A computed fold for a 672-nucleotide part of an RNA from a Candidatus Pacearchaeota archaeon, annotated as large-subunit ribosomal RNA, domain II.
Context: one part of a larger RNA
RNA sequence: GCCAGGGAGUUAUUUUUUGUGGCGAGGUUAACAUUUGGUAGCCAAAGCGAAAGCGAGUCUGAAAGGGCGUUUAGUCACAGAGGAUUGACCCGAAGCCAGAUGAUCUAAUCAUGAGCAAGGCGAAGUUCUUAGAAAUAAGGAUGGAGGCCUGAACCGGUGUUAUGUGCAUGUACUUGGAUGACUUGUGAUUAGGGGUGAAAAGCCUAUCUAAUCUGGCGAUGGCUGGUUCCAGUUGAAAUAUGCCUUAGUAUAGCCUUAUUUUGUUUGUAUACGAGGUAAAGUACGGAUUGAGUUUGCAGAGCAUUAUGCUACGGAACUCUUUCCAACUCAGAAUUUGUAUACUGCUUAAAAUAAGAAACGGGGGCAGGGCGUAAGGUCCUGUUCCGAGACCCGAACAAGGGAGACUAUGGUUAAGGUCCCUAAUGUAUGCUAAGUGUAUCAAAAGGUGUCUUAAACCUGAGACAGUGGGGAGGUAGGCACAGAAGCAGCCACCCUUUAAAGAAAGCGUAACAGCUCACCUAUCGAGGUUUUUGGCCCUGAAAAUGGACGGGGCUAAGCAUACUACCGAUACCAUAGAGGCACUCAGAUGAGUGUUCUGGUAAACUGGCGUGCUUUUUGUGCAGAAGCAUUCUCGAAAGAGUGUGUGGAACAAAAAGCAAUGAAAAUCCUGGC
Numbered sequence: 001g002c003c004a005g006g007g008a009g010u011u012a013u014u015u016u017u018u019g020u021g022g023c024g025a026g027g028u029u030a031a032c033a034u035u036u037g038g039u040a041g042c043c044a045a046a047g048c049g050a051a052a053g054c055g056a057g058u059c060u061g062a063a064a065g066g067g068c069g070u071u072u073a074g075u076c077a078c079a080g081a082g083g084a085u086u087g088a089c090c091c092g093a094a095g096c097c098a099g100a101u102g103a104u105c106u107a108a109u110c111a112u113g114a115g116c117a118a119g120g121c122g123a124a125g126u127u128c129u130u131a132g133a134a135a136u137a138a139g140g141a142u143g144g145a146g147g148c149c150u151g152a153a154c155c156g157g158u159g160u161u162a163u164g165u166g167c168a169u170g171u172a173c174u175u176g177g178a179u180g181a182c183u184u185g186u187g188a189u190u191a192g193g194g195g196u197g198a199a200a201a202g203c204c205u206a207u208c209u210a211a212u213c214u215g216g217c218g219a220u221g222g223c224u225g226g227u228u229c230c231a232g233u234u235g236a237a238a239u240a241u242g243c244c245u246u247a248g249u250a251u252a253g254c255c256u257u258a259u260u261u262u263g264u265u266u267g268u269a270u271a272c273g274a275g276g277u278a279a280a281g282u283a284c285g286g287a288u289u290g291a292g293u294u295u296g297c298a299g300a301g302c303a304u305u306a307u308g309c310u311a312c313g314g315a316a317c318u319c320u321u322u323c324c325a326a327c328u329c330a331g332a333a334u335u336u337g338u339a340u341a342c343u344g345c346u347u348a349a350a351a352u353a354a355g356a357a358a359c360g361g362g363g364g365c366a367g368g369g370c371g372u373a374a375g376g377u378c379c380u381g382u383u384c385c386g387a388g389a390c391c392c393g394a395a396c397a398a399g400g401g402a403g404a405c406u407a408u409g410g411u412u413a414a415g416g417u418c419c420c421u422a423a424u425g426u427a428u429g430c431u432a433a434g435u436g437u438a439u440c441a442a443a444a445g446g447u448g449u450c451u452u453a454a455a456c457c458u459g460a461g462a463c464a465g466u467g468g469g470g471a472g473g474u475a476g477g478c479a480c481a482g483a484a485g486c487a488g489c490c491a492c493c494c495u496u497u498a499a500a501g502a503a504a505g506c507g508u509a510a511c512a513g514c515u516c517a518c519c520u521a522u523c524g525a526g527g528u529u530u531u532u533g534g535c536c537c538u539g540a541a542a543a544u545g546g547a548c549g550g551g552g553c554u555a556a557g558c559a560u561a562c563u564a565c566c567g568a569u570a571c572c573a574u575a576g577a578g579g580c581a582c583u584c585a586g587a588u589g590a591g592u593g594u595u596c597u598g599g600u601a602a603a604c605u606g607g608c609g610u611g612c613u614u615u616u617u618g619u620g621c622a623g624a625a626g627c628a629u630u631c632u633c634g635a636a637a638g639a640g641u642g643u644g645u646g647g648a649a650c651a652a653a654a655a656g657c658a659a660u661g662a663a664a665a666u667c668c669u670g671g672c
Base pairs, nucleotide, nucleotide: 001672002671003670004669005668006667012085013084014083015082016081017080018079019078020077021076022075023074026043027042028041032037047054048053057068058067059066060065089226090225092223096216097215098214099213100212101211107190108189109188110187111186112185113184114183115182116180118150119149120148121146125142126141127140128139129138130137131136154177155176156175159173160172162171163170192208194204195203196202229607230606231605232604233603234602239252240251241250242249243248255355256354257353258352259351260350261349262348263345267342268341269340270339271338272337273336274335280328281327285324286323287322290319291318292317293316294315295314297313300310301309302308361385362384363383364382365381366380367379368378369377370376390401391400392399405576406575407574408573409572410571411570415566416565417564418551419550420549425562426561427560428559429558430557436553437552444538445537446536448535449534450533453530454529455528456527457526465522466521467520468519469518471495472494473493476490477489478488501516504515505514506513577597578596579594580593581592582591583590584589608661610658611657612656613655614654615653616652617651618650619649626645627644628643629642631640632639633638
């Protein structure tokens, strides 16, 4: 891992409620007896008050009044469903306490024994020599100290994060101590909030921040996991408030079932009302742009001397620009109250009783608060997912279409119609960027291209190109080393002209030189400048190579218009099943109607199957149960038939009782 078997709402007492039955102002017994008993007790039949107590009343109150009662139905048994206590659906802690058992491991201590190859260094002391009066010093011998050195046994266990995991710490290489605070044998002592500890919370029998075993014990767990047959009807919540409350729970809201009562919700229209939002506006409040008028008004500046002026700063008013959650002269849509009418309604709503689940929510759209923002967070309304299948969106909980009883056939929706892949064509434009086929981008740019409108120039020749001219006074004056159109300052005239600046740029040290403005010739038809709206381009950067879903496409892209088709469990038709309501003497049936039949948690209802008991009826050696398999029936749980095997028991109906249904629990046991 697989298979088989086992495996989870039970028991007792009590209470509430529903159903059925008995008796009924009563109902019923318990122990114990046993032929009738036992009426003890319990519930009900009267309540009110804290109580004394009073009593159809009573309590409170000075009273008035008010509270609770009085008008009658209970009780016992069985069954179903909840609650309480009980282990209380099952499995699961770490822990807490008590009593025992442990120092054969290990820690420390005590008693008594044992062990330490070999080599090196060479302390004190002693002695000799020399020196010395001596103390003593130096040198030579001797000597053999040491938590000394090297290194076996022995005791360790540093590194390799080598290798190994072998019923649980090994092996290899490397490496520390090795006469000592050394190592070791044997026998003893210290015990669990206790010991022992050169202290690591180490060790106390593979167990230590409180050993092990047994008991309290089925501890407790608001936490995780699991919880076993079928079908039908309805169908949620993730909110509010409280809680040492935020993993929970109580009450309300929301769901279900039953009973009772009563008509009433949605939608549309009308009439009369409510409202101050969106948009907008500037009448008020506030903010804001420019201009003007008035005023010198604090300060300041200027002039001057007592008063003026002002270009600086204010104030008021007028016109004007831009605004406002805490502005509104005016003001929608949506919303909403009452009434009426129509429409719709297996009606629906309310009350009472009983049972829940739920109190982690999430996305879209619209409106907001906070935040730079967020697949952010917190609100309001609505919708969807949650609990919703199907079609489309390549894939894709909540985006678009559409709410799935069953079968068959057709028609559409969203979305599509070159191929993958079901289905299309036409017309007119635009795009050249593979833009696009994908709402994956901004400010800002574009002499890309199409388009709208306006003004001006233009056969008396526009615009562009090319040829020519572009002069004279004069090198204007000043200034300067120089300044001649062209460093700088001032002025910017006149003449000849078709036209030509006291010069727009380059250039020179200064000149020179080259262009320009301007004029003309040539050429021969549109040009120049703004403006409207499309499409397109740049702006445009991410990590393996790469995505229009892919192929591919110049339309099979974009825009507009028309057209046919494809395409869902939607809609329509036919047949059938079920629910609900109503009708029918034959009612587990028939008929009619039906905007009924998606569904998690959950409530309610009807069935199937297993074991046992009782009664009745049956089957079986001419073959029971079981096992394997074929076929039939049923919506399903399931039921039956045939065949083979098997070889002795078994079934149905009615009622009752339950250790009654497995795929899951890191489930338990066994097999493989």
RNAcentral holds the full RNA, with entries from ENA. Rfam family: Archaeal large subunit ribosomal RNA. Clan: LSU clan. NCBI's taxonomy places the organism under Archaea, Nanobdellati, Candidatus Pacearchaeota. Model confidence (mean pLDDT): 82 of 100.